[in-house]
């Protein structure tokens, strides 16, 4: 290089719900919280789904829906 994994170790992230705030909305941010996760890290490129000023065009959202791309811990090598 490559392969593997929640086997061990060190840690990490944080669902729903509630509170506060942003947004027309989907939903996002912070706090509490822990359903879960070997990339539940980043990326809206492809598909899928959701929302919409608008009007059939366009814009927005979801990476914890799937695929792809980039990067990372540990072990073997």
């Nucleotide at each position: 290089a490559g392969a593997g994994u929640a086997a061990a170790a060190a840690g990490c992230c944080a669902a729903a719900a509630c509170c506060a705030g942003g947004g027309c909305a989907a939903u996002c941010u912070g706090g509490u919280g822990a359903c879960g996760g070997a990339a539940a890290g980043c990326u809206g490129c492809a598909g899928a789904c959701c929302c919409g000023u608008a009007c059939u065009c366009c814009g927005g959202g979801u990476g914890g829906c799937u695929g792809g791309g980039c990067u990372g811990c540990c072990u073997c090598g």

About this RNA: This is a predicted structure of a 77-nucleotide RNA (c-di-GMP-I riboswitch aptamer) from a Desulfocapsaceae bacterium. Taxonomically the source falls in Desulfocapsaceae (Bacteria, Pseudomonadati, Thermodesulfobacteriota, Desulfobulbia). It matches the Rfam family "c-di-GMP-I riboswitch aptamer". Rfam's curators write: GEMM was predicted in a large-scale screen for bacterial structured RNA regulatory elements.